[in-house]
């Protein structure tokens, strides 16, 4: 490099769910917990998906120069357990 459907040994990893805790939020981070994984290792470069404070559009409302409300956009937020690039690596077989 290839292959791990099945077999061997040591093992890793954790989804939903609950609880803390951070965040506007998505979602992250710790403990419990296992649906599942041969990269469920790293990385947001490309597609893609969630999210929408702030900011921008629109229109209402309170009754005043202020504040609240509904809609839409918008990533600078984020997901690597949605796919591709890149990068690194256990152990078996060849």
């Nucleotide at each position: 490099g290839c292959u791990g459907u099945u077999c061997a040994a040591g093992g890793g990893c954790a989804a939903a769910c609950c609880c803390g805790u951070c965040g506007a939020a998505a979602g992250g981070c710790g403990g419990g917990g296992a649906c599942g994984c041969a990269a469920a290792g790293c990385c947001a470069c490309c597609g893609g998906u969630c999210u929408a404070c702030c900011g921008g559009g629109c229109g209402c409302c309170c009754a005043u120069c202020g504040g609240g409300c509904a809609c839409c956009c918008c990533a600078c937020g984020a997901c690597a357990g949605c796919g591709g690039a890149g990068c690194c690596g256990c152990c078996a077989g060849u």
This is a predicted structure of a 94-nucleotide RNA (c-di-GMP-I riboswitch aptamer) from a Pseudomonadota bacterium. Of the family's consensus pairs, 100% are formed in the model. It matches the Rfam family "c-di-GMP-I riboswitch aptamer". Its family is annotated with cyclic-di-GMP binding in the Gene Ontology. Rfam describes the family as follows. GEMM was predicted in a large-scale screen for bacterial structured RNA regulatory elements. Its mean pLDDT, the model's own confidence on a scale to 100, is 83. It was read from a public genome assembly, where an Rfam model found it.